RNA sequence: GGGGCUGUAGGGUAGCGGCUAGCCUAACAGGCUCCAGACCUGUUGACCCGAGUUCGAGUCUCGGCAGCCCCA
Numbered sequence: 001g002g003g004g005c006u007g008u009a010g011g012g013u014a015g016c017g018g019c020u021a022g023c024c025u026a027a028c029a030g031g032c033u034c035c036a037g038a039c040c041u042g043u044u045g046a047c048c049c050g051a052g053u054u055c056g057a058g059u060c061u062c063g064g065c066a067g068c069c070c071c072a
Stems, first nucleotide, its partner, number of pairs: 001071007010025004018055001026044006048064005
């Protein structure tokens, strides 16, 4: 330099163009307990950035950025 894949809560992930963006974990609060752990209930928290297409984009297109892999 060329090509491919990936990018979603603090961490790990799911998500036919139309849901209130789901799940696990963590954190926090409550319950239980003599206390803690475990367990139960609840709460908080996310679409890498910018354009485009569309009535509607996490999803499709283009351009960036970052990471991983392959070729040279």

This is a predicted structure of a 72-nucleotide RNA (transfer RNA) from a Candidatus Iainarchaeales archaeon. The source organism's lineage runs through Archaea, Nanobdellati, Candidatus Iainarchaeota, Candidatus Iainarchaeia and Candidatus Iainarchaeales. It matches the Rfam family "tRNA". Rfam describes the family as follows. Transfer RNA (tRNA) molecules are approximately 80 nucleotides in length.